Small-subunit ribosomal RNA, central domain from a metagenome, 351 nucleotides, folded computationally.
The full RNA is in RNAcentral, with records from SILVA.
Context: one part of a larger RNA
RNA sequence: UUGGGCGUAAAGGGUGCGUAGGCGGUGAGGUAAGUUGGAUGUGAAAUCUCAGGGCUUAACCCUGAAAGUGCAUCCAAAACUGCCUCGCUCGAGGACUGGAAGGGAGACUGGAAUUCUCGGUGUAGCGGUGAAAUGCGUAGAUAUCGAGAGGAACACCGGUGGCGAAGGCGGGUCUCUGGACAGUUCCUGACGCUGAGGCACGAAAGCCAGGGUAGCAAACGGGAUUAGAUACCCCGGUAGUCCUGGCCCUAAACGGUGCUCACUUGGUGUGGGAGGGAAUCGACCCCUUCCGUGCCGAAGCUAACGCGUUAAGUGAGCCGCCUGGGGAGUACGGUCGCAAGAUUAAAACUC
Numbered sequence: 001u002u003g004g005g006c007g008u009a010a011a012g013g014g015u016g017c018g019u020a021g022g023c024g025g026u027g028a029g030g031u032a033a034g035u036u037g038g039a040u041g042u043g044a045a046a047u048c049u050c051a052g053g054g055c056u057u058a059a060c061c062c063u064g065a066a067a068g069u070g071c072a073u074c075c076a077a078a079a080c081u082g083c084c085u086c087g088c089u090c091g092a093g094g095a096c097u098g099g100a101a102g103g104g105a106g107a108c109u110g111g112a113a114u115u116c117u118c119g120g121u122g123u124a125g126c127g128g129u130g131a132a133a134u135g136c137g138u139a140g141a142u143a144u145c146g147a148g149a150g151g152a153a154c155a156c157c158g159g160u161g162g163c164g165a166a167g168g169c170g171g172g173u174c175u176c177u178g179g180a181c182a183g184u185u186c187c188u189g190a191c192g193c194u195g196a197g198g199c200a201c202g203a204a205a206g207c208c209a210g211g212g213u214a215g216c217a218a219a220c221g222g223g224a225u226u227a228g229a230u231a232c233c234c235c236g237g238u239a240g241u242c243c244u245g246g247c248c249c250u251a252a253a254c255g256g257u258g259c260u261c262a263c264u265u266g267g268u269g270u271g272g273g274a275g276g277g278a279a280u281c282g283a284c285c286c287c288u289u290c291c292g293u294g295c296c297g298a299a300g301c302u303a304a305c306g307c308g309u310u311a312a313g314u315g316a317g318c319c320g321c322c323u324g325g326g327g328a329g330u331a332c333g334g335u336c337g338c339a340a341g342a343u344u345a346a347a348a349c350u351c
Base pairs, nucleotide, nucleotide: 003323004322005321006320007305008304012319014201015200016199017198021194022193023192025088026087027086028085029084030083031082033081034080035077036076037075038074039073040072041071042070049065050064051063052062053061054060091191092188093187094186095184096183097182098181103177104176105175106174107173108172109171110154115149116148117147118146119145120144121143125136126135162169163168206247207246208245209244210243211242215241216240220236221235222234223233258318259317260316261315262314263313266296267295268294269293270292271291272290273289274288275287276286277285300307301306324351325350326349333344334343335342336341
């Protein structure tokens, strides 16, 4: 490289949008670039293969044929692919109607709790642990009642429940705003799928500037434990956690499962919508159907575990990635970053 693979053995990019490219529904007409057939020319000689011949044979040599899978030109065909033209509606998009939801941004606001401050009651302990001690407390703590300040998080509802592309999203109200879903079949008429580069988003931690700081808490200090204890346990405690603006760009960023389309037995829950039946004031109930989300399982697949219409089944299109362990996601170089570092990414050597 061909190939074989990527849930767990090496391997799916963190996620989306989208450029080039690759791929592309259905009918008719045209064209003839790809494609197919034919003809002509060319495809040096030698070599190889076949037939015949010459050295006593062979190797070797000579003669002839074939081959040379290719290229060029011309003629022809029109099924398939491409291109051009005109159509179609099932793919895709739009319009209208409708309801549900922690999707996003901003503003306002609520109660419980912790802490602190002030005041009242009240007196000797509190706290903490396996047991203790450090710590707090007669300068009146803990407990309890009242008032106030401030920050952060939102109990119950809450649910293998919902929403979002992923990261993620949970008190309430208002404003702005995105997507998905169902129904109608009104409009456009293939406008589609994927997507190297690119662009955007991207938990936590971390960084820069300015604020904020109740609780928690790396570092740090102290008390224990221990042979030691740079830990586990306890008392404190600063960055940080929060807000605004700007960076960083990583993760067990996981369903360890890329996206899209089609096809393939079933059962049972649940969320949203539509239609029908019975009943009727409605709800509840039963049936059908679309979309989402769980469980169990036919066939099939799988090394097994397991997956199983939400596939890891059967196929198609496109992208990413893997190729023995270590060295190493490292060095060097490049790019990016304020830095931390990120990204791209080897080799020697060794088993």